RNA sequence: AUACGAUAAUGGCAAACUCUGCCGAAAGGGGAGGACGCAAAGCCACGGGUCUAAUGGAUGGCAACAUCCGAUGAUCGCCGGGCUGCCGAA
Numbered sequence: 001a002u003a004c005g006a007u008a009a010u011g012g013c014a015a016a017c018u019c020u021g022c023c024g025a026a027a028g029g030g031g032a033g034g035a036c037g038c039a040a041a042g043c044c045a046c047g048g049g050u051c052u053a054a055u056g057g058a059u060g061g062c063a064a065c066a067u068c069c070g071a072u073g074a075u076c077g078c079c080g081g082g083c084u085g086c087c088g089a090a
Base pairs, nucleotide, nucleotide: 004088005087012038013037017033018032019031020030022029023028036077042083043082044081046080047079048078049075050074051073056069057068058067059066060065
């Protein structure tokens, strides 16, 4: 240095759930609490998956509206890939 990852050390993050005069059409996110877990549970939506379906489109309808399609939205704590990084037993 690479690989690897311990009932080690120092620290870190924070699922479910609760709250919220926060953002969002929604999915989801932010904040406060909380701890199931995590050696990248740090960062990047690049590939796949999954979720949502506003704008838009299609169909029906006099209309209100309804149904369907659709990512440009979301998720990196779903999997893979990329970038970066603390510690050092075997």
Notes: The RNA shown here (c-di-GMP-I riboswitch aptamer) has 90 nucleotides and comes from Brevibacillus fulvus. Rfam family: c-di-GMP-I riboswitch aptamer. Its family is annotated with cyclic-di-GMP binding in the Gene Ontology. The sequence is in RNAcentral, with records from Rfam.